[in-house]
Context: one part of a larger RNA
RNA sequence: GGACGAACGCUGGCGGCGUGCUUAACACAUGCAAGUCUAGGGGAAAGUUUUCUUCGGAGAAUGAGUACACUGGCGCACGGGUGAGUAAUAUAUAAGUAACCUACCUUGUGGAUUGGAAUAACGUAGAGAAAUUUGCGCUAAUACCGAAUGAUGCAGCGGCACCGCAUGGUGAUGUUGUUAAAGUCAUUUAUGGCGCCACAAGAUGGGCUUGUAUUCGAUUAGCUAGUUGGUGGGGUAAUAGCCCACCAAGGCAACGAUCGAUAGCUGGUCUGAGAGGAUGAUCAGCCACACUGGAACUGAGACACGGUCCAGACUCCUACGGGAGGCAGCAGUGAGGAAUAUUGGGCAAUGCCCGAAAGGGUGACCCAGCAACGCCGCGUGGAGGAUGAAUGCCGUAAGGUUGUAAACUCCUUUUAGUGGGGAUGAAAAAUUCUGCUUCGCAAGGUGCAGAACUUGACCGUACCCACAGAAAAAGCCCCGGCUAACUACGUGCCAGCAGCCGCGGUAAUACGUAGGGGGCAAGCGUUGUCC
Numbered sequence: 001g002g003a004c005g006a007a008c009g010c011u012g013g014c015g016g017c018g019u020g021c022u023u024a025a026c027a028c029a030u031g032c033a034a035g036u037c038u039a040g041g042g043g044a045a046a047g048u049u050u051u052c053u054u055c056g057g058a059g060a061a062u063g064a065g066u067a068c069a070c071u072g073g074c075g076c077a078c079g080g081g082u083g084a085g086u087a088a089u090a091u092a093u094a095a096g097u098a099a100c101c102u103a104c105c106u107u108g109u110g111g112a113u114u115g116g117a118a119u120a121a122c123g124u125a126g127a128g129a130a131a132u133u134u135g136c137g138c139u140a141a142u143a144c145c146g147a148a149u150g151a152u153g154c155a156g157c158g159g160c161a162c163c164g165c166a167u168g169g170u171g172a173u174g175u176u177g178u179u180a181a182a183g184u185c186a187u188u189u190a191u192g193g194c195g196c197c198a199c200a201a202g203a204u205g206g207g208c209u210u211g212u213a214u215u216c217g218a219u220u221a222g223c224u225a226g227u228u229g230g231u232g233g234g235g236u237a238a239u240a241g242c243c244c245a246c247c248a249a250g251g252c253a254a255c256g257a258u259c260g261a262u263a264g265c266u267g268g269u270c271u272g273a274g275a276g277g278a279u280g281a282u283c284a285g286c287c288a289c290a291c292u293g294g295a296a297c298u299g300a301g302a303c304a305c306g307g308u309c310c311a312g313a314c315u316c317c318u319a320c321g322g323g324a325g326g327c328a329g330c331a332g333u334g335a336g337g338a339a340u341a342u343u344g345g346g347c348a349a350u351g352c353c354c355g356a357a358a359g360g361g362u363g364a365c366c367c368a369g370c371a372a373c374g375c376c377g378c379g380u381g382g383a384g385g386a387u388g389a390a391u392g393c394c395g396u397a398a399g400g401u402u403g404u405a406a407a408c409u410c411c412u413u414u415u416a417g418u419g420g421g422g423a424u425g426a427a428a429a430a431u432u433c434u435g436c437u438u439c440g441c442a443a444g445g446u447g448c449a450g451a452a453c454u455u456g457a458c459c460g461u462a463c464c465c466a467c468a469g470a471a472a473a474a475g476c477c478c479c480g481g482c483u484a485a486c487u488a489c490g491u492g493c494c495a496g497c498a499g500c501c502g503c504g505g506u507a508a509u510a511c512g513u514a515g516g517g518g519g520c521a522a523g524c525g526u527u528g529u530c531c
Stems, first nucleotide, its partner, number of pairs: 001531004006527005013378006019371002021336001026334003030331003035074003039071002042068001047062006081289003091213007100206002105202007113147004122137006153178006160171004183194005215261003222252003227249008264286004268279004291312005314325004342368001344367003350364001351362004381411004392401003415472001417467005425458001431452006438445002475520005480501003486515005496503002
C1' cells in the first nucleotide's frame, strides 16, 4: 500500500447492486417449510327453498356426490440447512468396470386370458385420563393371491463362428425348466386418450476399483492375527477378508508406517511484476451430518433433517398406570459474544412434486423490511462580487490573516418534498373458432399457424411532467521527523501524548484549548487478521 462476512469511537443527505451468528453441531415457546390424484368403497353439515304441523317439530329439494377422513398410486432419497466428524470408505484430476444398478422420460417389438380370498373406511360392543387400542360383523379396487399363455428374458446341459485384456465377451443355434399383466375416462358402442406387463436399446443419475496430488510433529520408530495371501462357501446390483471354515506366514514402514495435533475438499478469493504466500463467507461442484449412539424396514433409489425401532441425556403432559418431543428448514426467543436482520408479501415469474387437464402445493424462489456492512454513482449549489465590511486570531500596533469567504446581484433546481401521468418483467397454458399437416376406412386424435378471451406479489414501483424555493443535506483525522500541514495561550517530568525515534522538569510547532493550515470525504479514524 492492498484486502475484510468485520467490530469500536465520532459523524451521517439520497439512490442502485450485493452482503449480513465467523462465538454455543447451545437450548428452543409459536406459526409456516410436502403434498397431490378421471384408481376405489363410503359420504356430511351450516345456509337457502318448500310441504305438513299437535306450533315443540318432522319430511323433501338444493347445498353436493361438494367438504371430509379411509384403501390405493406417485412424490416424500429432490429442493433447503450446517461443517460436528473426516488427513482418507473424503476431495481434485486421469483412467477402468470382460465386476454393476438405474423409478419417471425417449425409441422399438410383442402382450394384456381366467378365477379367488381378504381388509381399512363403516356398523356394533368395549378398554384407556390421554396417546392409542381390542373383539365381532359388512364391503371395493389400478391393493393381495392362484391358474393359463409366453420369448430374442433368466437358468441348466450341448456343439458352432468371430473377437479380446488373464478371468472372458459377442452373435446365431439345439434342448429342458422357469417367470407377467389392470384397468379407467370419453363419446357417435368400437374406437380413441391415459394407464398396465415382458424384453431390447438410449438418455439421465449413481455404485465399485486403480494411478497421481492433498497440513504439522521423529521430544511419535516400529505397527499389524481377519492382520497379508490362498482354497471352498456365504453375501451383494456388483468385485473384494465384505463375512465364515480350513491352510500358509505373511503385509506396512526413514520415499516416514504407527501414534498424536489440526482441518470438510475443490472451482475459486485476497495479495504479489511473477514465483509464491495466505485463505475456502456469499455463488457453483463433491462429501459428511440431522438431540447423542446403534439398527434395520419400505422403496428404482435411504440405512432416510420435518419416517420406524432400541438405548441414553434433556424438556413437557399425566387421573402416576403411562405417554409426547427433536429449528445445523424460514421467521422468531433465550443464552454465549466485540458482533450479525422481519414471528413480512406472493406463487405473478423461474424451477420442482402430483394431476389427462383445469388446478393444487412449494419460507425453493421472486419481492418487500432492517443495517453506511461493502462497492459504485449523485448531491449538499453556480456565476459575479473589495470599502478587501464586521467578528475571531496574531501583531514590532504599521498592519497581516480568516477572505471572494460572507453580505449583496443575477441564475439553476439534480436529489429530498408536493401534485399529476405511468411502463417492462406476460411468455403462455387452458377454452372456443378457423386453416394446414400427419395417423386412421371412418369417427376421432397428434402437431403447427392465426384470431378471441384471461393471468402482476413487487406497485401506482421504475420512469416522465409540473410546482415552490438555495431552499432540507459535512464531517472525521492529522499538523516534531518518517509524512502533506504553525502560531498563541494554559500546564510545568504534573496532567498527558506515543506506530518507531521519542516529547513534557517555566518561553513545548510533540500534552490541553483556540486561530490558521494539510488530508480524505458520507464518511473518517482506531483495533484485529492476511499478503

Annotation:
Small-subunit ribosomal RNA, 5' domain from an Ignavibacteriota bacterium, 531 nucleotides, folded computationally. It was read from a public genome assembly. It matches the Rfam family "Bacterial small subunit ribosomal RNA". The source organism's lineage runs through Bacteria, Pseudomonadati and Ignavibacteriota.